The prediction has a mean pLDDT of 77. Predicted 3D model of a 362-nucleotide RNA (Bacterial RNase P class A) from a Pseudomonadales bacterium. A source record names the gene rnpB.
[in-house]
RNA sequence: AGAGUUGACUGGGCAGUCGCUUUGUUGCGUGAUUUAGUUCGCGCAGCGAGGAGGAAAGUCCGGGCUCCAUAGGGCAAGGUGCCAGGUAACUCCUGGGGGGCGUGAGCCCACGGCCAGUGCAGCAGAAAGAUACCGCCAGACCGCGCAAGCGGUUCGGUAAGGGUGAAAUGGUGCGGUAAGAGCGCACCGCGCGUGUGGUAACACUACGUGGCAUGGUAAACCCCACCUGGAGCAAGACCAAAUAGGAAUCCUUACGCGCGGCCCGCGCGGGAUUCGGGUAGGUUGCUUGAGGCAAGCGGUGACGCUUGUCCCAGAUGAAUGACUGUCCUCGACAGAACCCGGCUUAUAGGUCAACUCUUCGU
Numbered sequence: 001a002g003a004g005u006u007g008a009c010u011g012g013g014c015a016g017u018c019g020c021u022u023u024g025u026u027g028c029g030u031g032a033u034u035u036a037g038u039u040c041g042c043g044c045a046g047c048g049a050g051g052a053g054g055a056a057a058g059u060c061c062g063g064g065c066u067c068c069a070u071a072g073g074g075c076a077a078g079g080u081g082c083c084a085g086g087u088a089a090c091u092c093c094u095g096g097g098g099g100g101c102g103u104g105a106g107c108c109c110a111c112g113g114c115c116a117g118u119g120c121a122g123c124a125g126a127a128a129g130a131u132a133c134c135g136c137c138a139g140a141c142c143g144c145g146c147a148a149g150c151g152g153u154u155c156g157g158u159a160a161g162g163g164u165g166a167a168a169u170g171g172u173g174c175g176g177u178a179a180g181a182g183c184g185c186a187c188c189g190c191g192c193g194u195g196u197g198g199u200a201a202c203a204c205u206a207c208g209u210g211g212c213a214u215g216g217u218a219a220a221c222c223c224c225a226c227c228u229g230g231a232g233c234a235a236g237a238c239c240a241a242a243u244a245g246g247a248a249u250c251c252u253u254a255c256g257c258g259c260g261g262c263c264c265g266c267g268c269g270g271g272a273u274u275c276g277g278g279u280a281g282g283u284u285g286c287u288u289g290a291g292g293c294a295a296g297c298g299g300u301g302a303c304g305c306u307u308g309u310c311c312c313a314g315a316u317g318a319a320u321g322a323c324u325g326u327c328c329u330c331g332a333c334a335g336a337a338c339c340c341g342g343c344u345u346a347u348a349g350g351u352c353a354a355c356u357c358u359u360c361g362u
Base pairs, nucleotide, nucleotide: 001358002357003356004355005354006353007352008351009350010349012327013326014325015324016323017322018321020051021050022049023048024047025046026045027044028043029042030041031040032039053333057344058343060342061341062340063339064338065232066231067230068229077228078227079226080225081224082096083095084094085093086092097111098109099108100107101106112223113222117221118220119217120216133162134161135158136157137156139154140153141152142151143150144149170188171187172186173185174184175183189212190210191209192208193207194206195204196203197202236284237283238282239281246275247274248273249272250271251270255269256268257267258266259265291310292309293308294307295306296305297304298303328331
């Protein structure tokens, strides 16, 4: 200098004018209230303070909070699946082990079990589970030949050779055999046990042992182990009109209807008062929180502890904007709605740190 890897930060700046919203304070007006401008509320104005994000998004996980359900256990359904740690918790994060990719920094992995059972596998191939197409070999029979042998048929053996495939039951060599074969042996690989190291996963140029009889596939059913009650702020709590309906008590029999005609009486209507439920509407939940920042300490790290300091949107038809000037590198993705921790996805441009590879120079 070029090419890259990982982590972190930023996400137009400044000034002016006019608004919107939350809130403090002062004044004025107004509705209730009071012994009293005494208290509470509403509106307007002045002055002051705050006002979107790193993802506010997807709503995919985990928790707080709320209501409902709940003795305990099981089934079903869903999820998770190497080890240790962090955390309120997690499918997240950190560190480590194993496997794969990359020259490397580094990146990726759902990483328990297919000798419990079941299922599935395009094309090719004889055969994809236990398989004989070609080839090789032994026996029997037939033909030819003096014979050695050659050819054919049949019954068997053989996975060493050919051929097919992503994959055909471990590899190389020697022995062995009719031909072959872990059939035997040596070395390598693999499994199991012991030992050593490590908290563990696991590792080992350690020792012993087994010829390795059982192909692949479980984000296929399934098996094993562990975890999970349901619904969500439109949760939930409080105040509470008008109209209709409900309950209780009282009143009236002056009135209507029914009890076959009449009287008494009773019932249903009728009137008044009180009560509770509940709709519209309002208040609350609502933002001080597993909170931010700084320093110190512990830890490889995720993270934890201590001290100090700060208060930083809270709307509800739903604010956070518009215009002007100016500067630059000309500005991406995108808008809170109960709150946090993660993951995933979108993102113009810019900045910083650590590291790697290649080339050149000293």
The sequence is in RNAcentral, with records from ENA.